[in-house]
The prediction has a mean pLDDT of 82. The part of an RNA shown here (small-subunit ribosomal RNA, 3' major domain) has 470 nucleotides and comes from an uncultured Verrucomicrobiota bacterium. The RNAcentral record of the full RNA draws on Greengenes.
Context: one part of a larger RNA
RNA sequence: UGACGGGGGCCCGCACAAGCGGUGGAGUAUGUGGCUUAAUUCGAUGCAACGCGAAGAACCUUACCUGGGUUUGACAUGCUUUGUUCAACCGUGGAAACACGGUGGCCCGCAAGGGCGAAUUGCACAGGUGCUGCAUGGCUGUCGUCAGCUCGUGUCGUGAGAUGUUGGGUUAAGUCCCGCAACGAGCGCAACCCCUGUGAUUAGUUAUACGCGCAAGCUCUCUAGUCAGACUGCCCUGUUCAACGGGGAGGAAGGUGGGGAUGACGUCAAGUCCGUAUGGCCCUUAUAUCCAGGGCUGCACACGUACUACAAUGCCCAUUACAGAGGGACGCCAAGCCGCAAGGUGGAGCCAAUCCCAGAAAAAUGGGCCCAGUUCGGAUUGGAGGCUGCAACUCGCCUCCAUGAAGUUGGAAUCGCUAGUAAUGGCGCAUCAGCUACGGCGCCGUGAAUACGUUCCCGGGCCUUGUACA
Numbered sequence: 001u002g003a004c005g006g007g008g009g010c011c012c013g014c015a016c017a018a019g020c021g022g023u024g025g026a027g028u029a030u031g032u033g034g035c036u037u038a039a040u041u042c043g044a045u046g047c048a049a050c051g052c053g054a055a056g057a058a059c060c061u062u063a064c065c066u067g068g069g070u071u072u073g074a075c076a077u078g079c080u081u082u083g084u085u086c087a088a089c090c091g092u093g094g095a096a097a098c099a100c101g102g103u104g105g106c107c108c109g110c111a112a113g114g115g116c117g118a119a120u121u122g123c124a125c126a127g128g129u130g131c132u133g134c135a136u137g138g139c140u141g142u143c144g145u146c147a148g149c150u151c152g153u154g155u156c157g158u159g160a161g162a163u164g165u166u167g168g169g170u171u172a173a174g175u176c177c178c179g180c181a182a183c184g185a186g187c188g189c190a191a192c193c194c195c196u197g198u199g200a201u202u203a204g205u206u207a208u209a210c211g212c213g214c215a216a217g218c219u220c221u222c223u224a225g226u227c228a229g230a231c232u233g234c235c236c237u238g239u240u241c242a243a244c245g246g247g248g249a250g251g252a253a254g255g256u257g258g259g260g261a262u263g264a265c266g267u268c269a270a271g272u273c274c275g276u277a278u279g280g281c282c283c284u285u286a287u288a289u290c291c292a293g294g295g296c297u298g299c300a301c302a303c304g305u306a307c308u309a310c311a312a313u314g315c316c317c318a319u320u321a322c323a324g325a326g327g328g329a330c331g332c333c334a335a336g337c338c339g340c341a342a343g344g345u346g347g348a349g350c351c352a353a354u355c356c357c358a359g360a361a362a363a364a365u366g367g368g369c370c371c372a373g374u375u376c377g378g379a380u381u382g383g384a385g386g387c388u389g390c391a392a393c394u395c396g397c398c399u400c401c402a403u404g405a406a407g408u409u410g411g412a413a414u415c416g417c418u419a420g421u422a423a424u425g426g427c428g429c430a431u432c433a434g435c436u437a438c439g440g441c442g443c444c445g446u447g448a449a450u451a452c453g454u455u456c457c458c459g460g461g462c463c464u465u466g467u468a469c470a
Base pairs, nucleotide, nucleotide: 001470002469003467004466005465007464008463009462010461011460012459013458015454016453019417020416021415022414023413026308027307028306029305030304031303032302033301034299035298042053043052064294065293066292067291068290069289070288073125077124078123079122082119088103089102090101091100092099093098105116106115107114108113127283128282130281131280132279136277138272139271140270141268143266148187149186150185151184152183153182154163155162156161167178168177169176193260194259195258196257198228199227200226201225202224203223204222231254234248235247236246237245238244310410314369315368316367317366318365319364320363326357327356328355331350332349336345337344338343376407381402382401383400384399385398386397387396423446424445425444426443427442428441429440
């Protein structure tokens, strides 16, 4: 000087408390451990691994296993040999890859010939998701959006170092003020950026009005550009150095208005050599490469994360409303018709503010159920179908009929959340032929309760103290 303390002081944070809803019990989905296996590919492991890499494992992917092939190779460059051997097509064998056999290139030129491409021989080399993240780059997580981390000169100290950065106040903040052997500065904080909330203005078609249609035009919502607006700026009060507490005016908005992006010096030899790059080591008829089938989906069990429930603030039936944000050409697919339905048929429109996906659902109105393992719950299983795709046996999703399991609110323990939040309801998108999406990322609808406070638990910041630690 740090680090640490079941030392002290001060101060923050859904850290506790006050509340609301969960997890832990059930069933299922999914990830992991374990077990099993020819293989169940690999990585991630307290917080910060476990719906994680994976924004899509039937084949492919695929790295694993079994079996069958190839050896200058699936892919690159160069030299070299042969000189049509090649590609393409046909036949045979085969599960395919591939092997064998047969026919047998393109352009220019009358021709000789020239050019191009493929193949072939041999050699340099290719190739490796093989190892090392404790050799690395890059990227990322984490403490933590916490308020810190440093430097120059000066001064002090023999020196390591200190001072500044401590102190008194104040702040969300090393934010600002005062004081001070310090005076300044940098990286962080804040602001500048984006979205959102109000208004003005400019521009506008595909959007927008009457019962409907057509034509023209204005306005509004809107769209998308430019401005204005908020600064404790003004007033009162307490105290004034900064600020802060309380109240008020004006205002759409009031004290960082609400969100986002933005992550200092560093810590964890944290994660990643399986994204790519890359040193070293290793393999080179195999640890390379091609193909078929299997596996990654196995199941006495254990854990994490979710979904669905256990019902009456509910379930079922009928009827009637109101969104936002997205996506669409190998695409989205309307009307009509067929089917109980999944879906089929059909073909209009749309490269989309025009057409389509697309009926939002909770809600509301009326009716039924009457507290039951039920008109709750839907697992499981049988049957019949549909769709995608060469192909749904291992191993897809969906529909209908039948079946109707556990489950009556969950022990110890434990998690999230402070407002348009929690809770709850649906909608969309990426990946994608299809889909194991109940995941992830977004969007809107309905819409709470509570916070006395900082004694305690956890994490963190500043000062101080002790130390046999570095």